Context: one part of a larger RNA
Molecule: large-subunit ribosomal RNA, domain II
Organism: Bacteroidales bacterium
RNA sequence: ACCUACGAGUUGCCGUCGCCGGCAAGGUUAAGGGCCAUGAGGCCCGCAGCCGAAGCGAAAGCGAGUCCGAACAGGGCGCACAGUCAGCGGAGGCAGACGCGAAACCAAGUGAUCUACCCUUGGCCAGGAUGAAGGACGGGUGACUCCGUCUGGAGGUCCGCACCGGUAAGCGUUGAAAAGCUUACGGAUGAGCUGAGGGUAGGAGUGAAAGGCCAAUCAAACUUGGAGAUAGCUCGUACUCCCCGAAAUGUAUUUAGGUGCAGCCUCGCUGGAGUGUGACGGAGGUAGAGCGACCGAUAGGAUGCGAGGGCUUCACCGCCUGUCAAGUCCUGCCGAACUCCGAAUGCCGCCACAUGCUCAGCGGGAGUAAGGGCGCGGGUGCUAACGUCCGUGUCCGAGAGAGGAACAACUCAGACCACCGGCUAAGGUCCCGAAAUCCGGGCCGAGUUGAAGCCAAUAACGAAGUGUGACCGCAGCGACAGCCGGGAUGUUGGCUUGGAAGCAGCCAUUCAUUCAAAGAGUGCGUAACAGCUCACCGGUCGAGCGGUCGUGCGUGGAUAAUAAUCGGGCAUAAGCCCGGUACCGAAGCCGUGGGAUUGCGCGUAUGCGCAAUCGGUAGGGGAGCAUUCCAGUGGCGCCGAAGCAGUGCCCCGAGGCAUUGUGGAGCUCCUGGAAAAGCAAAUGUAGGU
Numbered sequence: 001a002c003c004u005a006c007g008a009g010u011u012g013c014c015g016u017c018g019c020c021g022g023c024a025a026g027g028u029u030a031a032g033g034g035c036c037a038u039g040a041g042g043c044c045c046g047c048a049g050c051c052g053a054a055g056c057g058a059a060a061g062c063g064a065g066u067c068c069g070a071a072c073a074g075g076g077c078g079c080a081c082a083g084u085c086a087g088c089g090g091a092g093g094c095a096g097a098c099g100c101g102a103a104a105c106c107a108a109g110u111g112a113u114c115u116a117c118c119c120u121u122g123g124c125c126a127g128g129a130u131g132a133a134g135g136a137c138g139g140g141u142g143a144c145u146c147c148g149u150c151u152g153g154a155g156g157u158c159c160g161c162a163c164c165g166g167u168a169a170g171c172g173u174u175g176a177a178a179a180g181c182u183u184a185c186g187g188a189u190g191a192g193c194u195g196a197g198g199g200u201a202g203g204a205g206u207g208a209a210a211g212g213c214c215a216a217u218c219a220a221a222c223u224u225g226g227a228g229a230u231a232g233c234u235c236g237u238a239c240u241c242c243c244c245g246a247a248a249u250g251u252a253u254u255u256a257g258g259u260g261c262a263g264c265c266u267c268g269c270u271g272g273a274g275u276g277u278g279a280c281g282g283a284g285g286u287a288g289a290g291c292g293a294c295c296g297a298u299a300g301g302a303u304g305c306g307a308g309g310g311c312u313u314c315a316c317c318g319c320c321u322g323u324c325a326a327g328u329c330c331u332g333c334c335g336a337a338c339u340c341c342g343a344a345u346g347c348c349g350c351c352a353c354a355u356g357c358u359c360a361g362c363g364g365g366a367g368u369a370a371g372g373g374c375g376c377g378g379g380u381g382c383u384a385a386c387g388u389c390c391g392u393g394u395c396c397g398a399g400a401g402a403g404g405a406a407c408a409a410c411u412c413a414g415a416c417c418a419c420c421g422g423c424u425a426a427g428g429u430c431c432c433g434a435a436a437u438c439c440g441g442g443c444c445g446a447g448u449u450g451a452a453g454c455c456a457a458u459a460a461c462g463a464a465g466u467g468u469g470a471c472c473g474c475a476g477c478g479a480c481a482g483c484c485g486g487g488a489u490g491u492u493g494g495c496u497u498g499g500a501a502g503c504a505g506c507c508a509u510u511c512a513u514u515c516a517a518a519g520a521g522u523g524c525g526u527a528a529c530a531g532c533u534c535a536c537c538g539g540u541c542g543a544g545c546g547g548u549c550g551u552g553c554g555u556g557g558a559u560a561a562u563a564a565u566c567g568g569g570c571a572u573a574a575g576c577c578c579g580g581u582a583c584c585g586a587a588g589c590c591g592u593g594g595g596a597u598u599g600c601g602c603g604u605a606u607g608c609g610c611a612a613u614c615g616g617u618a619g620g621g622g623a624g625c626a627u628u629c630c631a632g633u634g635g636c637g638c639c640g641a642a643g644c645a646g647u648g649c650c651c652c653g654a655g656g657c658a659u660u661g662u663g664g665a666g667c668u669c670c671u672g673g674a675a676a677a678g679c680a681a682a683u684g685u686a687g688g689u
Stems, first nucleotide, its partner, number of pairs: 001689006011095004016090004021085003026051003032045005055062002065077004098236002101233001105226006116200009125190001127159003130155001134151006163187003167184005202218001205213002239624006249262005263368002265365007273358001274355005280349003288341001289339002295335002299331005306324002308321004371396010401412003416594004421590003427584003430569003436581001438580006447572001461556002465553010482540005488513003493507003519534001523532002595614008625678001627675006634668003643662008
């Protein structure tokens, strides 16, 4: 991992609601007993008790009334609607209460054969080294101290086996081993190691102290019990078909992943509404707008109350102002908590039309109370976030199909079943790949592009790219560009300067003259001149030229980490814009056949016709299949029961039937009843492979 078996809403009592039945102003027996009988028994006795038939009041009490009250007023609760006893079903309560699961708590016991410490009594420590005290002898001293040699053999002394340990590394890690092996390593006469016997026990022991150890278990051992502790938590919870179908909100909560009530779903009963569109009538202060209408805010200008500063001055007075600035005026402008104004929607009412159960109340059963994306209106944040918080709509959630390359929520569209039929939506029609290499017009030359949106791929800004619209100026009295020629004189203007001559710099009536035209000079150049050139003019040429604003498509800006790519190939239209005609394209729509539900109409034994409906998680409701056992009446079976295997047929399905083989002794229809009544999951349990 697979297979097989087992494996989870049960049972009792209580009240409650529904269904079915008995009796009914009544209903009903309990314990117990009798008879028949031996069954999941039947019939009878037993009326104690319980519920109901009258309520109201705290009560006395009164009573279809009663209580409050002075009340014959008003109001509260009642009267005018039948109950009760069984059975079955739904949910609830009390019980372990759908199953499995703690970490723990308590009680009574069992443990010191492991290990900690202690007691008693034994045992063990190769060899080597060092050489304390003391002693002896010699020397020395007045005597000591003291010196030398020898002796001696001390020590939590040294080196190192056994023994005890466990510092480092490697190996081992489903091991040879639930702690080992190898090589190095520490102690090794000591607070040493060790045998045997004994002692201390669970909030207790023991501990040279690590919360260590107390039998592979220790921040409280183990065993049994309380015990099915508790678990607002996690996981699991078993056959089929049919109808409906949510929620992730409000409020409260020692509440926030729980729960109560309400909301939303479902089933039953009762009632008669509900919704849409149009007209009319209402309430309102949002969007917008406005602010010479308030409250505030606010830019520039004019005026300048007042203040600051300066001058003056003993002081007062006075004068001035590159400062601030009230109020007023002109121009302009802002505001969720401003409003002289003020929509569209939405909301309420009434009428008409349309629709046809969509609505409300009461009662039974729920689930939900972690939501999420997108569009729009906002708050918050950075007008950040697949951010967060509201409102509103929608979808996913619980929604399959088509498109989008791929992709819960984007676009199209809501799947009862079947079909080798048809039409369309979004989106597409060159090939991958169904359908136009379709038609007409324009644009782009960048492979720009071929990208609706998250991912995601762009901006400010720059440019004689190019198309187009409008306007202005010049132009056959010849424009624009090119070419040829001229571009002068006073003068080297004045100043400055070493120099300054158009061209370092400064100055300015930058003037005047000659001219077709020519600046006291546009740039290059020189030390300064010179030289080249421009403006400007003539000639040549012969038709458009120059500019401004708007707009379409393109261009630069353009940068990321393993080769690249619009989905790809690739394409010059198969790119972009405008228009047109076809076609393709879905579970949409149509057609044909079939099924189910509901309503209506027929019809009557359950069928026919018509219409609508039939996606679906939590969840509600309905109808069935199968298993085991029982009752009743039957049936089958050695001429082969159950079980197992194959084949065929039937039912929407759970499943059923037939037959063949195997098997070898029991099985079962029907009508009912009762449950240990259906497994894929629980790191489920056991066995097998």